[in-house]
Molecule: Bacterial RNase P class A
Organism: Candidatus Symbiothrix sp.
RNA sequence: AUAGUCAGUCGGUCUGUCGCUUUUUAGUUUAUAAAGAGAGGAAAGUCCGGACAACACAGAGUACCUUACUAUCUAACGGAUAGCUGUUUGUGAGAGCAGAGUUAAGUAGAAGAAAAUAACCGCCGAUUCGGUAAGGGUGAGAAGGUAAGGUAAGAGCUUACCGGUUCUUAUAGCAAUAUAGGAAGCCGUACAACUUAAGGGUUGCAAGGUCAUGUACACCGGCGCAUGUAGGGCUACUCGUCCGAAGCCGGGGGGUAGACUGCUAGAAUUUAACGGCGACGUUAAAUCCAGAUAAAUGACAGACAUUCCGGUUUAUCCGGAAUACAGAAUCCGGCUUAUAGAUUGACUAUGAAA
Numbered sequence: 001a002u003a004g005u006c007a008g009u010c011g012g013u014c015u016g017u018c019g020c021u022u023u024u025u026a027g028u029u030u031a032u033a034a035a036g037a038g039a040g041g042a043a044a045g046u047c048c049g050g051a052c053a054a055c056a057c058a059g060a061g062u063a064c065c066u067u068a069c070u071a072u073c074u075a076a077c078g079g080a081u082a083g084c085u086g087u088u089u090g091u092g093a094g095a096g097c098a099g100a101g102u103u104a105a106g107u108a109g110a111a112g113a114a115a116a117u118a119a120c121c122g123c124c125g126a127u128u129c130g131g132u133a134a135g136g137g138u139g140a141g142a143a144g145g146u147a148a149g150g151u152a153a154g155a156g157c158u159u160a161c162c163g164g165u166u167c168u169u170a171u172a173g174c175a176a177u178a179u180a181g182g183a184a185g186c187c188g189u190a191c192a193a194c195u196u197a198a199g200g201g202u203u204g205c206a207a208g209g210u211c212a213u214g215u216a217c218a219c220c221g222g223c224g225c226a227u228g229u230a231g232g233g234c235u236a237c238u239c240g241u242c243c244g245a246a247g248c249c250g251g252g253g254g255g256u257a258g259a260c261u262g263c264u265a266g267a268a269u270u271u272a273a274c275g276g277c278g279a280c281g282u283u284a285a286a287u288c289c290a291g292a293u294a295a296a297u298g299a300c301a302g303a304c305a306u307u308c309c310g311g312u313u314u315a316u317c318c319g320g321a322a323u324a325c326a327g328a329a330u331c332c333g334g335c336u337u338a339u340a341g342a343u344u345g346a347c348u349a350u351g352a353a354a
Base pairs, nucleotide, nucleotide: 001350002349003348004347005346006345007344008343009342010341012304013303014302015301016300017299018298020038021037022036023035024034025033026032040325044336045335047334048333049332050331051330052204053203054202055201059239060238061237062236064200065199066198067197068196069083070082071081072080073079084099085098086097087096088095089094100195101194106191107190108189120136121135122132123131124130125129144162145161146160147159148158149157163187164186165184166183167182168181169180170179171178172177208261209260210259211258217252219251220250221249222248223247231243232242233241234240268287269286270285271284272283273282274281275280305323306322307321308320309319310318311317
């Protein structure tokens, strides 16, 4: 200098005029005046977790669903941080995927004799039969590998050295584990829809609550009028439990759908110190930063900032153009996706110079 990897920050600012919404104060017949505020890093997707609300109250089981190495963080999470083991990929910095179990039962198409209670070819024998699994074939995978002994021929049948698995000792570590040693002939893999453990009540601000207005049910059907029955709720189902009689459920028809609230002071934000590898925590101080309801948060002008282009008198110059993805709706914490461009730090590769 070029090209990359990882982690962040910004993604517009200021002034003026006008316009819109809202908070507080004053005023209030009406309006109005002053001060202040007004769309994000993802507001998006609705994938998770909660706060909060209702189901009168309180459950149990089954089904269904989620998670699954270790430690820590958090209100919680299927999230985050730091590690461990296996594996894929890149020259590298790095980027992914996976992680309880094989105990019981199950599956592995096709090929193949057979996918774990094996016997086609082959080898051996006492040859219509028996033994064998070393050699060959099929296959993703065929009973761990090499060598020797042994055998009728062979085989972990035995032995030696390896590999894997399980158990165990020492050291290091909170731990998962790592390194080194020892023992056991223990020895085919993978999968998850199976098993084990832990967890999950349902619905969701269109949840709920209050007020006002107004109408038409004397309609139809079923069950039934007390052993808490018919029926309904909790709940996908069962048990259980609760409501339940001039009733309940279903169908048809009529009226209304207006106002207020929920509704923004929070598991809040910012700064500093301390602790921690880190996510994050503790303490102190400061701040109040949208609450609309068919949905406001804008328009114009000037200057600045950034990028690109052109010019030239090279001056912090002049002129022109452009600025991504995108828009709050109960709120918060995560994950995922989209994103013009500018910029900071650390690291990697290549080349050159000293």